The prediction has a mean pLDDT of 83. Large-subunit ribosomal RNA, domain VI from Candidatus Moranbacteria bacterium GW2011_GWC2_37_8, 264 nucleotides, folded computationally. The sequence was found in a public genome assembly. Its Rfam family is "Bacterial large subunit ribosomal RNA". Gene Ontology terms of the family: structural constituent of ribosome and ribosome.

Context: one part of a larger RNA
RNA sequence: CGUGAAUGCUUGAGGGAACUCUUUCCUAGUACGAGAGGACCGGAAAGAACAAACCUCUGGUGUAUCAGCUGUUCCGCCAGGAGCACUGCUGAGUAGCUAUGUUUGGAAUAGAUAACCGCUGAAAGCAUCUAAGCGGGAAGCUAAUCCCAAGAUUAGGCAUUAGAAGUAGUUUACUACUUCAGGAACUCCUAGAAGAAGACUAGGUUGAUAGGCUUUAGGUGUAAGUCCUGCAAGGGAUUGAGCCAAGAAGUACUAAUAGUUUCA
Numbered sequence: 001c002g003u004g005a006a007u008g009c010u011u012g013a014g015g016g017a018a019c020u021c022u023u024u025c026c027u028a029g030u031a032c033g034a035g036a037g038g039a040c041c042g043g044a045a046a047g048a049a050c051a052a053a054c055c056u057c058u059g060g061u062g063u064a065u066c067a068g069c070u071g072u073u074c075c076g077c078c079a080g081g082a083g084c085a086c087u088g089c090u091g092a093g094u095a096g097c098u099a100u101g102u103u104u105g106g107a108a109u110a111g112a113u114a115a116c117c118g119c120u121g122a123a124a125g126c127a128u129c130u131a132a133g134c135g136g137g138a139a140g141c142u143a144a145u146c147c148c149a150a151g152a153u154u155a156g157g158c159a160u161u162a163g164a165a166g167u168a169g170u171u172u173a174c175u176a177c178u179u180c181a182g183g184a185a186c187u188c189c190u191a192g193a194a195g196a197a198g199a200c201u202a203g204g205u206u207g208a209u210a211g212g213c214u215u216u217a218g219g220u221g222u223a224a225g226u227c228c229u230g231c232a233a234g235g236g237a238u239u240g241a242g243c244c245a246a247g248a249a250g251u252a253c254u255a256a257u258a259g260u261u262u263c264a
Base pairs, nucleotide, nucleotide: 001151005161006160007159008158009157010156014148015147016146017145020048021047022046023045024044025043026042032037050105051104052103053102054101058099059098060097061096065092066091067090068089069088070085071084072083073082074081075080109143110142111141116136117135118134119133163180164179165178166177167176168175169174182263183262184261185260186259187258188204189203190202191201192200209255210254211253212251213250214249215248216247218244219243220242225238226237227236228235229234
């Protein structure tokens, strides 16, 4: 820019991905074979590598969480803390992201075939799968499975919406303009499991979008202060305490002000 406009839901022309393999068991130590050995067909199970998704479990990370420890400077001193020392070091660890973790997948089926195997059958009184005709036949091909998809310019389909008043042209219709109501989109703003920027998604007071607050999951592991005990270092009680990031729910306290365009 096009497909008349807007919102929502879709069809699928076309395109892409995937479609891998092994072992064990039953049938059956059967058929076969002197024996040694040892099946077709059919059925069941387990696994490898690969791929996708996810974080319940097992782990990793987690320089924004908690605790412990050392040196030093500072908060006048004690106690308690803060800064620096690779994140100072060490032990754990929420969310998120992750694999070595978890789940799922390859299938079944149909059609046309390859090599090949056939039926009928002449040319060529025979024979011949082929010349006319008709069958079977593969991990391969076409569908089937999953994903994208109407710029598929052949631009598809379905549902809903497009109101009222006035003025002018004017025979109604219709056309142009103005106003009101309502809708939509955008800028802007609050954000995000979305993201380089655009974009996408959730919201903008008729509001739970983010922050804050409350409760809670979870993490760390019994805070400070006070009291008791011990000569003291320490130990105990208050106390599963105190603190806590990205988790969950609730709650308008704070911030989502305002504006532009458009509606054939």